Description
The prediction has a mean pLDDT of 76. Predicted 3D model of a 267-nucleotide RNA (Bacterial large signal recognition particle RNA) from Candidatus Methylomirabilis sp. It matches the Rfam family "Bacterial large signal recognition particle RNA". On this family, see Rosenblad et al., RNA Biol 2009: "Kinship in the SRP RNA family". It is annotated as a non-coding RNA gene.

[in-house]
């Protein structure tokens, strides 16, 4: 070096999860890779960490190691960014809300005279008056006494010899209290009365008018600036939670490169 027969090994691996830990079943990735039984309220084991049974291959394309590549997974108490939801703050910003002010544009108003000044009146209060309304009274009218009011008193009665006289009922007339009415007028009292009058007071505001004077006045809408306030909104700051891509860390399949690997017999 060749041939034959064996043996170790291999016949998938990895991630998360579970677990004290390891491996497996189940999930996912890789991609093709013997079979049967067991197993999530799990199964089998213990650092030589699936177990049991059967089969194939076998020292290299295949087994082992190192490096490389890097699918995919994990880390939300690894980082910043973006996005959504949410709690708080009010030092800061806003085209947000409220109040105030300056400037300015539009509108309205103003030389048929603005703002302002001045004079007077009204609105307001008090007193008095007038008027109105209402109450009461007086006046006036009517009625109004069986007798106990008046006048006249028929009849009748009484006194008287008579002449004559007296009291007096009914009737008639009148009157008092009382009752009823009373338009205007009279007296008195009252008032949620009055485009009323007179006098006094008050004068902030509003209003009317006269005079002075001569160009503004007005916050109805907009712009801009300043000041203050509120903390509902957006931004901001301090947190909490969910998601996305990226970066980082970690594990890492497939693939690539390099290296390594036993025994027996015969030639």
């Nucleotide at each position: 070096c060749c041939g034959u027969g064996c043996u170790a090994g291999a016949c998938g691996g990895g991630g998360a999860g579970c677990u004290a830990g390891c491996g497996g079943u189940g999930c996912c990735c890789u991609g093709u890779a013997c079979c049967c039984g067991c197993a999530a309220u799990c199964c089998g084991c213990u650092a030589u960490a699936g177990c049991g049974g059967g089969g194939u291959u076998g020292a290299a394309c295949u087994c082992c190691c190192a490096c490389u590549c890097g699918a995919g997974g994990u880390c939300u108490u690894c980082g910043g960014u973006c996005u959504c939801c949410u709690g708080g703050c009010g030092a800061u910003c806003g085209g947000u809300c409220c109040g105030g002010g300056g400037c300015u544009g539009a509108g309205g108003u103003g030389u048929u005279g603005a703002g302002g000044g001045u004079c007077g009146g009204g609105u307001c209060c008090u007193g008095c008056g007038c008027a109105a309304g209402g109450g009461g009274g007086a006046u006036c009218c009517g009625u109004g006494a069986a007798c106990c009011c008046c006048g006249u008193c028929a009849g009748g009665u009484c006194c008287g010899g008579a002449a004559g006289g007296a009291a007096g009922c009914a009737g008639c007339g009148g009157c008092a209290a009382g009752c009823g009415g009373u338009g205007c007028g009279c007296c008195u009292c009252c008032u949620g009365u009055g485009c009323c009058g007179c006098a006094g007071g008050g004068g902030c505001g509003c209003u009317c008018g006269g005079c002075c004077g001569g160009a503004g006045c007005u916050u109805u809408c907009g712009g801009u600036c300043c000041c203050g306030g509120g903390g509902a909104c957006g931004g901001g700051c301090c947190g909490g939670g969910g998601g996305a891509a990226c970066g980082g860390a970690u594990c890492g399949a497939c693939g690539g490169u390099g290296g390594g690997u036993g025994c027996a017999c015969g030639g």

The organism belongs to Methylomirabilis (SeqCode), within Bacteria.